A computed fold for a 100-nucleotide RNA from Effusibacillus dendaii, annotated as Bacterial small signal recognition particle RNA. The coordinates come from a structure-prediction model, not an experiment, and the mean pLDDT is 78. Its Rfam family is "Bacterial small signal recognition particle RNA". Its family is annotated with signal recognition particle, plasma membrane targeting and SRP-dependent cotranslational protein targeting to membrane, signal sequence recognition in the Gene Ontology. By type it is a non-coding RNA gene. Clan: SRP clan.
[in-house]
Parts: sequence; structure tokens; C1' cells
RNA sequence: GGCCGGGUUCUGUGCGACGGGAACUCCUGAACCGUGUCAGGUCCUGACGGAAGCAGCACUAAGGGAAACUUCACGUGUGCCGCAGAGGCGCCUGGUCUGA
Repeated sequence: GGCCGGGUUCUGUGCGACGGGAACUCCUGAACCGUGUCAGGUCCUGACGGAAGCAGCACUAAGGGAAACUUCACGUGUGCCGCAGAGGCGCCUGGUCUGA
């Protein structure tokens, strides 16, 4: 110096990481305008019995809170990971051939 290859560049695609977000689980959570059960008391009834229903309790809605696993989507030069394609001007690197 030549040839071949890889990386760096770009595009598409896939997987993972990180970041918040949502779901799931648990806790809390409705003076009245949720549900159920409704002590006491009230009303109806000659009686039997019935009706509505406050407090309380239970279950929850919206909302709020709590950690990790899992699931879902989003974002990011986060990986410079996998696959395919493009680029091959420059830089880095490997192999091989040749010359000094």
C1' cells in the first nucleotide's frame, strides 16, 4: 500500500434496565343526600302481628394512605444487547497478500 471482516453513523424491529403512571393486595373511608341488619323509641292493630326507621354494627362507592411481587401501557444516546437493511467520506481494530 491492496483485499476481506468488525466497530463507530443512520433506519426498522425485538428483548432487557431505569423512571414516574395505572391495575392487583391491605388499611382507612359516607352525621344527612349508599346497601344490609336494625337495640331503644315511634306509628298502625281489640289482639295476633305488621310498617317505617334514629343510634350502633357490617359491607362497601368516590377519595386518601402503605410496601414488595406480578400485570399493562408510556418515556429515555438506558444497554452502545440481539436481528435485518442502509452508509462505507473519516476514525479505531482483526486477518491476509505484497513492497521497503